[in-house]
RNA sequence: GGCAGCCAUGCGGGAGAGUCCGCCGGUCCGCGUUCCCCGACGCGGAUUGGGUGGCGCCGAAGGGGCAAAUCCUCCCCGGAACCUCUCAGGCAAACGGACCGCGUGGGCAGG
Numbered sequence: 001g002g003c004a005g006c007c008a009u010g011c012g013g014g015a016g017a018g019u020c021c022g023c024c025g026g027u028c029c030g031c032g033u034u035c036c037c038c039g040a041c042g043c044g045g046a047u048u049g050g051g052u053g054g055c056g057c058c059g060a061a062g063g064g065g066c067a068a069a070u071c072c073u074c075c076c077c078g079g080a081a082c083c084u085c086u087c088a089g090g091c092a093a094a095c096g097g098a099c100c101g102c103g104u105g106g107g108c109a110g111g
Base pairs, nucleotide, nucleotide: 006106007105008104009103010102011101012100013099018055020054021053022052023051024050025048026047027046028045029044030043031042032041033040034039056091057090058089062087063085064084065083070078
């Protein structure tokens, strides 16, 4: 000086599983009661990125768990993951999303 591993960042791609069943609240519409009107109450319907409960399911944020290899032998420790657990998260869209590609910046072993 500087390629890579590595870190950050921008753009693009990016799966799976019920837009399930209730309850509460908000908004809108209709009807009825009281009432001069307003307002209030009751019933029904629609809607909701609101709150909450239940069952089922998914796993690629995060989190937890573990084998072999591993110094001559033994023991202990360590020992990965898109494997597993499903705590968290998620199950229409949106958001998120491991990982991949390209760009930029940082950093820098070996040569």

Description:
This is a predicted structure of a 111-nucleotide RNA (Glycine riboswitch aptamer) from Paractinoplanes globisporus DSM 43857. The source organism's lineage runs through Bacteria, Bacillati, Actinomycetes, Micromonosporaceae and Paractinoplanes globisporus. The sequence was found by an Rfam model in a public genome assembly.